[in-house]
Context: one part of a larger RNA
RNA sequence: CGUUAGAGUAUUGAAAGGAUCUUUCCCUAGUACGAGAGGACCGGGAAGGACGCAUCUCUGGUGUACCAGUUCUCGUGCCAACGGGACACGCUGGGUAGCCAAGUGCGGAGCGGAUAACUGCUGAAAGCAUCUAAGUAGGAAGCCCACCUUAAGAUGAGUACUCUCUUAAUAUAUUGCUAUAUUGCUAAGGUCACGGCAAGACUAGCCGUUUAAUAGAUAUCAAGUGGAAGGUGAGUAAUCAUUGCAGCUAAGAUAUACUAACAGACCGAGAAG
Numbered sequence: 001c002g003u004u005a006g007a008g009u010a011u012u013g014a015a016a017g018g019a020u021c022u023u024u025c026c027c028u029a030g031u032a033c034g035a036g037a038g039g040a041c042c043g044g045g046a047a048g049g050a051c052g053c054a055u056c057u058c059u060g061g062u063g064u065a066c067c068a069g070u071u072c073u074c075g076u077g078c079c080a081a082c083g084g085g086a087c088a089c090g091c092u093g094g095g096u097a098g099c100c101a102a103g104u105g106c107g108g109a110g111c112g113g114a115u116a117a118c119u120g121c122u123g124a125a126a127g128c129a130u131c132u133a134a135g136u137a138g139g140a141a142g143c144c145c146a147c148c149u150u151a152a153g154a155u156g157a158g159u160a161c162u163c164u165c166u167u168a169a170u171a172u173a174u175u176g177c178u179a180u181a182u183u184g185c186u187a188a189g190g191u192c193a194c195g196g197c198a199a200g201a202c203u204a205g206c207c208g209u210u211u212a213a214u215a216g217a218u219a220u221c222a223a224g225u226g227g228a229a230g231g232u233g234a235g236u237a238a239u240c241a242u243u244g245c246a247g248c249u250a251a252g253a254u255a256u257a258c259u260a261a262c263a264g265a266c267c268g269a270g271a272a273g
Base pairs, nucleotide, nucleotide: 001153005164006163007162008161009160010159011158015150016149017148018147021049022048023047024046025045026044027043033038051107052106053105054104055103059101060100061099062098066094067093068092069091070090071086072085073084074083075082076081110145112144113143118138119137120136121135167184168183169182170181171180172179173178189267190266191265192264193209194208195207196206197205214260215259216258217256218255219254220253221252223249224248225247230243231242232241233240234239
């Protein structure tokens, strides 16, 4: 921009894409078959492999400053306690959320259809024979459906429901009602703006905007680390014990309007009847 007034929500599905895999074992059954050796079709069940989709409860990885330990060095006058540098974490031990796999869950189902090679039934031309000429039955991981996803720009622009609603000015035509065009102001609705996100390169998407828990902050909790500093006690001291599952804590949960979502702006029908 179109979809022939303008919108919101829900849909149909032309078309497109994805998937389509496979092994072993058990039962049927040591049966059919076979002299024996061996050893089934059909059907039923179980366990896997690879691949794919989703997910983070569990097992773990990461988690660049969340906690602790520790070396050298510089600094806060000194001790103690801390801070900076040593990688764009100094090194080491752990680790929440998120992300992830090696973790977890699920998937490849159809006694649907039409067929290929092939196998048939009935059966003439051609008194026989013949799956074929008329008629008719089966038959594949392949084809079409079925399964999952996208999908009406499918210009062939689909469908349903709901919402808005008859305003003002100017120009032209007209005797006039009115018609056409342009402009303005609006409706439903939308966009910007503002606070954000398990959404994200930007866009887009989604949520919220005081009639409010959207983010921060604060409180409590979860979870992590692992027993803070300062005291007190023991020991010559290093150190240990106690106060005290302490102190500290990012992304998590809940609560609370304390801070900020304020102030607003713009676009957007007037068609048919």
The part of an RNA shown here (large-subunit ribosomal RNA, domain VI) has 273 nucleotides and comes from Pyramimonas parkeae. Model confidence (mean pLDDT): 86 of 100. The source organism's lineage runs through Eukaryota, Chlorophyta, Pyramimonadales, Pyramimonadaceae and Pyramimonas subgen. Trichocystis. Rfam family: Bacterial large subunit ribosomal RNA. Its family is annotated with ribosome and structural constituent of ribosome in the Gene Ontology. The RNAcentral record of the full RNA draws on ENA and SILVA. It is recorded under the gene name rrl.